[in-house]
Molecule: SAM riboswitch aptamer (S box leader)
Organism: uncultured Aureispira sp.
């Protein structure tokens, strides 16, 4: 950089000692009833490898979880940019709620 997914799922103990949830901002939440980080065991998932069937131009489906990762509070915690619907209000404007798209981010493969 490209492709795919992101409303689900999943614990305990030890060390540690104040932060953490990607940050630019605004919120909200978790945390001395121990944050981050590290270690042990366990679990969740199914991106790749492997297995079975199928296709042979592109593949697709299924089971398992042995290997390589990843993950185990809150929708990617919510919003910002943009489209649209409704409500309040109503000259406009503004606010709230819902449904999408984009940007950005995370994970996997190349």
């Nucleotide at each position: 950089c490209u492709u795919a997914u992101c409303c689900a799922g999943a614990a305990a103990g030890g060390u540690g000692g104040a932060g953490g949830g990607a940050u630019u901002a605004g919120g909200c939440c978790c945390u001395g009833u121990g944050a981050a980080a590290c270690c042990u065991u366990g679990g969740c998932a199914a991106c790749c490898u492997g297995c079975u069937c199928u296709a042979u131009g592109u593949u697709g489906a299924g089971a398992a979880a042995a290997g390589g990762u990843g993950c185990c509070a809150c929708g990617u915690c919510c919003u910002a940019c943009u489209u649209u619907a409704g409500u309040u209000a109503c000259c406009c404007a503004a606010a709230c709620u819902g449904a999408g798209g984009a940007u950005a981010g995370a994970u996997a493969a190349g």